Two RNAs folded together computationally: RNase P RNA and transfer RNA, 470 nucleotides in total.
RNA sequence: UGAGUUGACCGGGUGAUUGCGGCUAAUUUUUAAUUGGCUGAGGAAAGUCCGCACUCCAUAUAGCAUGGUGCCGGCUAACGGCCGGGCGGGGCAACCCGAUGGAAAGUGCAACAGAGAAGAGAUUGCUCUCUCUAUCUAUCAUAGAGAGAGUGAGGGUGAAACGGGGGUGUAAGAGACCACCGGCGUCGGUAGUGAUAUCGGCGGCCAGGCAAACCCCGCCAGGAGCAAGGUCAAGCAAAGUAGAGAUUUGCCCAGCAGAUCACGAGGCUGCUCGUCUCGUCUGAUACUUGGGUAGGCUGCAAGAGGCAGUCCGGCAACGGCUGUCCCAGAUAGAUAAUCACCCCCUGAUCAAAUUUGAUCAGGGACAGAAUGCGGCUUAUAGGUCGACUCGGGUA
RNA sequence: UCCUCGGUAGCUCAACGGUAGAGCGGGCGGCUGUUAACCGCUAGGUCGUAGGUUCGAAUCCUACCCGAGGAGCCA
Numbered sequence: 001u002g003a004g005u006u007g008a009c010c011g012g013g014u015g016a017u018u019g020c021g022g023c024u025a026a027u028u029u030u031u032a033a034u035u036g037g038c039u040g041a042g043g044a045a046a047g048u049c050c051g052c053a054c055u056c057c058a059u060a061u062a063g064c065a066u067g068g069u070g071c072c073g074g075c076u077a078a079c080g081g082c083c084g085g086g087c088g089g090g091g092c093a094a095c096c097c098g099a100u101g102g103a104a105a106g107u108g109c110a111a112c113a114g115a116g117a118a119g120a121g122a123u124u125g126c127u128c129u130c131u132c133u134a135u136c137u138a139u140c141a142u143a144g145a146g147a148g149a150g151u152g153a154g155g156g157u158g159a160a161a162c163g164g165g166g167g168u169g170u171a172a173g174a175g176a177c178c179a180c181c182g183g184c185g186u187c188g189g190u191a192g193u194g195a196u197a198u199c200g201g202c203g204g205c206c207a208g209g210c211a212a213a214c215c216c217c218g219c220c221a222g223g224a225g226c227a228a229g230g231u232c233a234a235g236c237a238a239a240g241u242a243g244a245g246a247u248u249u250g251c252c253c254a255g256c257a258g259a260u261c262a263c264g265a266g267g268c269u270g271c272u273c274g275u276c277u278c279g280u281c282u283g284a285u286a287c288u289u290g291g292g293u294a295g296g297c298u299g300c301a302a303g304a305g306g307c308a309g310u311c312c313g314g315c316a317a318c319g320g321c322u323g324u325c326c327c328a329g330a331u332a333g334a335u336a337a338u339c340a341c342c343c344c345c346u347g348a349u350c351a352a353a354u355u356u357g358a359u360c361a362g363g364g365a366c367a368g369a370a371u372g373c374g375g376c377u378u379a380u381a382g383g384u385c386g387a388c389u390c391g392g393g394u395a
Numbered sequence: 396u397c398c399u400c401g402g403u404a405g406c407u408c409a410a411c412g413g414u415a416g417a418g419c420g421g422g423c424g425g426c427u428g429u430u431a432a433c434c435g436c437u438a439g440g441u442c443g444u445a446g447g448u449u450c451g452a453a454u455c456c457u458a459c460c461c462g463a464g465g466a467g468c469c470a
Base pairs, nucleotide, nucleotide: 001391002390003389004388005387006386007385008384009383010382012342013341014340015339016338017337018336020040021039022038023037024036025035026034027033028032042366046377047376049375050374051373052372053371054225055224056223057222062272063271064270066221067220068219069218070217071085072084073083074082075081086100087098088097089096090095101216102215106214107213108210109209124154125151126150127149128148129147130146131145132144133143134142135141163181164180166178167177168176182206183205184203185202186201187200188199189198190197191196229298230297231296232295238289239288240287241286242285245261246260247259248258249257250256251255262280263279264278265277266276267275268274305325306324307323308322309321311320312319313318343364344363345362346361347360348359349358350357351356396466397465398464399463400462401461402460405419406418407417408416413450421437422436423435424434425433443459444458445457446456447455
């Protein structure tokens, strides 16, 4: 200096005037107003993809279904997140990506092509036997055609063809057999917490692909959600249909209260078990029709909190320790408008001449809390800082 | 906030791992004195976008964009 990889941060500032929300203090005419002080959107507030806090459902039991996750170790309140490592793939490298358990539990799929796609198979081929023809004096040998038997090494099709090349053997071949290599299984050694890596012995065992196919295995999950809940005020008007019983005890024997069994309904927000509550004609509940209301307060922000530290532990994520701070809480939903200067970027002109300065014009991204927090994903004009890799040049 | 469905030719809809199709509309031709109807032929496709799985994706998976519908207050 060029090309690239990766991490972090900023993303407007200052002043004046006017105007808003919350908290708080004082004063007043205490309903409200005035004045002062403090404070007022984000790295994603977004998407609603995950996890949790919190609240309610009597309890949150068991099982199934359903859904999620998927190598190992660690972090965390937890997670499908993060950090580190293993294995695999891409890249010269720095680095990046991975939906990363099981195909020998079972079922299923692979169009077209091809003989044949998981236990396969033949008129492309090779060999043998028989028959016919040609060459030759005849046989043999060679070439062609047909039939039968054997075979799957060579060639072809295909994304993929039942281990690899060498040798023995055979009529011709083939793990049929042999040594080596590869895969698989099994028994051990070494290193490691482990995934795994590596070494050795035995076994001809050679049993391809797809699980983001169904499935199997391991782990996890009760449900709903702040419009959850709590509370206050106001207001009305109910009607119809359906609807489930027996026994027995006490009392003041009309009636009331209770017990047992049965039946009916509702709840446990998919089902079953189980369980709870209410009711059985003075009737729970369900369905249909009709009426009233849409208001106020609270939940509502002091926390798994923010910031800082050449502190301690750890490769790191992160944890601990010390110090410091209180930094929105609205409910048609607040933080804005105007002016001036500065800042950043682009272009033009002029000057300067390593850098740069002046003037003019234009632009200044994505984008607004609504219960909160930890993540992921997506959008983002421009700018700053750091580390690393490869190439060139100079000293 | 929670839940469900959809995006394919100009329009309305199919194809559900193995060639992108039908109807209407458009163009051309036939028939007819002319038109309509009818008959025949024909053009037209980033399958919302991007990435991934697989030999192969409209279809399976993930992320993003757009559209439609439902529930939720006093209860």

It holds a member of the Rfam family "Bacterial RNase P class A". Gene Ontology terms of the family: ribonuclease P activity, tRNA processing and dimeric ribonuclease P complex. About the family: Ribonuclease P (RNase P) is a ubiquitous endoribonuclease, found in archaea, bacteria and eukarya as well as chloroplasts and mitochondria.